[in-house]
RNA sequence: GUCCAUGUAGCUCAAUGGGAGAGCGCCUGUCUUACAAACAGGGGGUUAGGGGUUCGAGUCCCUUCGUGGGCA
Numbered sequence: 001g002u003c004c005a006u007g008u009a010g011c012u013c014a015a016u017g018g019g020a021g022a023g024c025g026c027c028u029g030u031c032u033u034a035c036a037a038a039c040a041g042g043g044g045g046u047u048a049g050g051g052g053u054u055c056g057a058g059u060c061c062c063u064u065c066g067u068g069g070g071c072a
Stems, first nucleotide, its partner, number of pairs: 001071007010024004018055001026042005048064005
C1' cells in the first nucleotide's frame, strides 16, 4: 500500500429492521459479632465518529478512525 474481519455497560459477550440485554463486577438491603457466601433490589449505554436508505437502523449502504489478521 491493498484485502478481510471487528468496534454494544467497568470487563467478557448477546440482540430476525420494530422493547438495548445477560454473566461477572459496582452500590443498597436481608442474613452474620464481623467478613465471605447466599437471597432481594438498584444504578450504569452518544451501540467508535459522521452521513445516507427506511415509517422505523446496534443491524443495511458510504466515509473517517481504532484494533486484529492475510498478501506485498
This is a predicted structure of a 72-nucleotide RNA (transfer RNA) from a Gemmatimonadales bacterium. It matches the Rfam family "tRNA". The family's RNA type in Rfam is transfer RNA. RNAcentral holds the sequence, with entries from ENA and MGnify. Model confidence (mean pLDDT): 84 of 100. The same sequence occurs in records of 2 taxa.